[in-house]
RNA sequence: GAGCGGUUAGCUCAGUGGUAGAGCACUUGUUUUACAUACAAGGGGUCAUAGGUUCAAAUCCUAUACCGCUCA
Numbered sequence: 001g002a003g004c005g006g007u008u009a010g011c012u013c014a015g016u017g018g019u020a021g022a023g024c025a026c027u028u029g030u031u032u033u034a035c036a037u038a039c040a041a042g043g044g045g046u047c048a049u050a051g052g053u054u055c056a057a058a059u060c061c062u063a064u065a066c067c068g069c070u071c072a
Base pairs, nucleotide, nucleotide: 001071002070003069004068005067006066007065010024011023012022013021018055026042027041028040029039030038048064049063050062051061052060
């Protein structure tokens, strides 16, 4: 330098055009003498950045940044 893949909650990840989700973690409550477990409720998001297409974009297109793999 070229090609491919990835970037979504604190962590690991789903979500291929129409309300942003799960598990773990966190907070509160119930249970316990206490802790753990279990159950219930809750908080937490600039969907990497910028632009474009669309009535509508995490999703499609372009560029950029970062990470990984391959080739030279």

Annotation:
The RNA shown here (transfer RNA) has 72 nucleotides and comes from a Candidatus Microgenomatia bacterium. It matches the Rfam family "tRNA". The source organism's lineage runs through Bacteria, Bacteria candidate phyla, Candidatus Microgenomatota and Candidatus Microgenomatia (nom. nud.). The RNAcentral record of the sequence draws on ENA. Model confidence (mean pLDDT): 82 of 100.